[in-house]
Context: one part of a larger RNA
RNA sequence: CUGGGUGUAAAGGGAGAGUAGGCGGUUGAGCAAGUCACAUGUGAAACUCCCGGGCUUAACCUGGGAACUGCAUGAGAAACUGUUUGACUGGAGUACAGGAGAGGUAAGCGGAAUUCCUUGUGUAGCGGUGAAAUGCGUAGAUAUAAGGAAGAACACCAGUGGCGAAGGCGGCUUACUGGACUGAAACUGACGCUGAGUCUCGAAAGCGUGGGUAGCGAACAGGAUUAGAUACCCUGGUAGUCCACGCCGUAAACGAUGUUCGCUAGGUGUCGGGUAGAGAUAUUCGGUGCCGGCGCAAACGCAAUAAGCGAACCACCUGGGGAGUACGGCCGCAAGGCUGAAACUC
Numbered sequence: 001c002u003g004g005g006u007g008u009a010a011a012g013g014g015a016g017a018g019u020a021g022g023c024g025g026u027u028g029a030g031c032a033a034g035u036c037a038c039a040u041g042u043g044a045a046a047c048u049c050c051c052g053g054g055c056u057u058a059a060c061c062u063g064g065g066a067a068c069u070g071c072a073u074g075a076g077a078a079a080c081u082g083u084u085u086g087a088c089u090g091g092a093g094u095a096c097a098g099g100a101g102a103g104g105u106a107a108g109c110g111g112a113a114u115u116c117c118u119u120g121u122g123u124a125g126c127g128g129u130g131a132a133a134u135g136c137g138u139a140g141a142u143a144u145a146a147g148g149a150a151g152a153a154c155a156c157c158a159g160u161g162g163c164g165a166a167g168g169c170g171g172c173u174u175a176c177u178g179g180a181c182u183g184a185a186a187c188u189g190a191c192g193c194u195g196a197g198u199c200u201c202g203a204a205a206g207c208g209u210g211g212g213u214a215g216c217g218a219a220c221a222g223g224a225u226u227a228g229a230u231a232c233c234c235u236g237g238u239a240g241u242c243c244a245c246g247c248c249g250u251a252a253a254c255g256a257u258g259u260u261c262g263c264u265a266g267g268u269g270u271c272g273g274g275u276a277g278a279g280a281u282a283u284u285c286g287g288u289g290c291c292g293g294c295g296c297a298a299a300c301g302c303a304a305u306a307a308g309c310g311a312a313c314c315a316c317c318u319g320g321g322g323a324g325u326a327c328g329g330c331c332g333c334a335a336g337g338c339u340g341a342a343a344c345u346c
Base pairs, nucleotide, nucleotide: 003318004317005316006315007300008299012314014201015200016199017198021194022193023192025088026087027086028085029084030083031082033081034080035077036076038074039073040072041071042070048066049065050064051063052062053061054060091191092188093187094186096183097182098181103177104176105175106174107173108172109171110154114150115149116148117147118146119145120144121143125136126135162169163168206247207246208245209244210243211242215241216240220236221235222234223233258313259312260311261310262309263308266291267290268289269288270287271286272285273284274283275282276281295302296301319346320345321344328339329338330337331336
């Protein structure tokens, strides 16, 4: 390379937009690049294969044939692919009518709780633990009541509920804004799918500048525990957690399951619509769960939300360690990231 694979054995890119490329619905006509068939020329000889011949045989030598699966040219075929042109509506999209939603961004507002401050009541403890101690408290704590300040997060509702491409999104209101779904079938008429590079987004931690800091809390300090205790437990507590702008670009970024389309028994919940019905309910479209048959699977299990049966395109794997390391390159302020070996060894 071919082949075989990628839920858990090695292997799906963290996610999307999209360039080149690959692939692409129904139908008429033309062309003839691919394709097919014919002819001609060429495809040196040797080699190979077949039938013979010559050395006693063989190796070796040699005659003839085949083959050389290719290329070029000429005149043809038109089903399929391609291409040009015309048409279509089922794929895709637009407009219209609706309802659902923690989808995004910004601004404003609210209550509970916590901590701190002030004042009142009140007095000797509080706190913490397995038990304690460090700590706080007669300079009046804890408790309780009133007032004030600040920051962060939004109990109940809440649900294998919803929305989003993924990361993710949850108090309320307003403004701006993205997407999906249902209905009807007016319009466009294949406008589609995938997508190497590329670009954008991307939890937490971390970084830069400036702010903010209630609670929590790496580091750190102290108290315990212990043989020790650089821990688990306790008392404190800095970065951080929060905001703005800029970077980083990684995660068990997981459904460990790439995206899209078609097909293939059922049963039972639930969310958003439609249709019929007075209702019970039935049915249909889209999502989200559970169970289960065929089939698949090493088994576990998957099973219309496939890991079944097919098609298109991309990514990735090829024994363990060495190693996601070294070197080089690119990116980054740094931390580091991306790409990514070999010797050696089992």
Molecule: small-subunit ribosomal RNA, central domain
Organism: uncultured bacterium